[in-house]
RNA sequence: UUAGCAAGAUAAGCGCCUGGACUGCUCUCGAUCGGUAGAGAACAGUUGACGAGGAAGAGGUUCAUCGAACAUCGGCGGAUACCUCUCGAUUGCUCACCACAAUCGAACGGUUUUGCGUUAAAACAGAAAGGUGACUUUCUGUACAAAACCAAAACCUUGGUGAAU
Numbered sequence: 001u002u003a004g005c006a007a008g009a010u011a012a013g014c015g016c017c018u019g020g021a022c023u024g025c026u027c028u029c030g031a032u033c034g035g036u037a038g039a040g041a042a043c044a045g046u047u048g049a050c051g052a053g054g055a056a057g058a059g060g061u062u063c064a065u066c067g068a069a070c071a072u073c074g075g076c077g078g079a080u081a082c083c084u085c086u087c088g089a090u091u092g093c094u095c096a097c098c099a100c101a102a103u104c105g106a107a108c109g110g111u112u113u114u115g116c117g118u119u120a121a122a123a124c125a126g127a128a129a130g131g132u133g134a135c136u137u138u139c140u141g142u143a144c145a146a147a148a149c150c151a152a153a154a155c156c157u158u159g160g161u162g163a164a165u
Stems, first nucleotide, its partner, number of pairs: 014077004019073001020047005026041004050067003056086005087105006094163006109156007124141007
C1' cells in the first nucleotide's frame, strides 16, 4: 500500500469521481532573435449544489418540492417526493352503518383571493490559518427569496337504510 473480517461514527442540494475544467513536477514538439509564448503525454493533486421544505406501514418507480447565486457541467449511488395496496382518519347540512368522491398520517373535502411565513444561507466585503499552487477551513460585517405550513374571507361539494329533532 492492497485485499478480507470485525467494531464504531457519519446523510439527504446528501455521499462519491473514471469524463471535463484547473494546478504542480518531468518529458516531447515548438511560431520564434532566443527552446520563449503555446500545444501534447505520463504521474500526482484540486474542484465537482446555497439554504427553505419534506417521513403511517409494505411494495414499486426515477428528470423527486421551493427559490437564491460572479450558476451548482457530466457521471454513479442514495433520498422524507410520486404511484399502488393495507391500516387508521377528515369533509360531503345531526348521529350510526354501508357504498361512492376528494383528501390526510395526527391532519382544512375542492377552488380562488388576502395575509403570515419565527435572524434564509451561500454570494458580497474584510480578516486569519494551511498549501509551491489550483484551492481548503474558520471568523467578522451586511443584505435580499419562493414554495410549503398556518390564519381569514367567498363560492362549490353525494346516495341508501335507520334513529333523533
The RNA shown here (glmS glucosamine-6-phosphate activated ribozyme aptamer) has 165 nucleotides and comes from Guptibacillus algicola. Model confidence (mean pLDDT): 79 of 100. The sequence was found by an Rfam model in a public genome assembly. The model forms 89% of the base pairs in the Rfam consensus.